[in-house]
Formats: sequence, structure tokens, C1' cells
RNA sequence: GGGACUAUAGCUCAGUUGGUUAGAGUACUACGUUGACAUCGUAGGGGUCGGUGGUUCGAGCCCACUUAGUCCCACCA
Repeated sequence: GGGACUAUAGCUCAGUUGGUUAGAGUACUACGUUGACAUCGUAGGGGUCGGUGGUUCGAGCCCACUUAGUCCCACCA
């Protein structure tokens, strides 16, 4: 230098052909349960989907650029 993949909640991830409220597990908080802890049950908080711009009536999803990480190839030595 060329190419592929990944980026969504604190963490691990899902999200179907672009449309209905952006979800699950875990963690966290409160309550219940216990003599107490753990487990378990119920409820709750937490996101503008890496960033910017564009297409569209409408974008997590499509397009362009860009940032970070992983890998492959090439080049230099």
C1' cells in the first nucleotide's frame, strides 16, 4: 500500500427483505423470601446502535468518507 471481518446497555451478544416501543442473558438498584447470607421471585434504572455526511416519507439495517481492533496479501529492510 491492497483486501476481508468486527464495533448495539457496565460486560457477552441478538436484531429476519428498511417500517410496529431497540431487545436477551449477566451485572446493578429496590422490594419480597431468610435469624443472617446465598439462591429464588417481582419491579425498576441504564442506549440516540464507533464518528460525520448522504439516500429515503422512514436507517441499527442501504451508500460515501473516517476512527479503533483482528486477520490475510504485497512491499521495504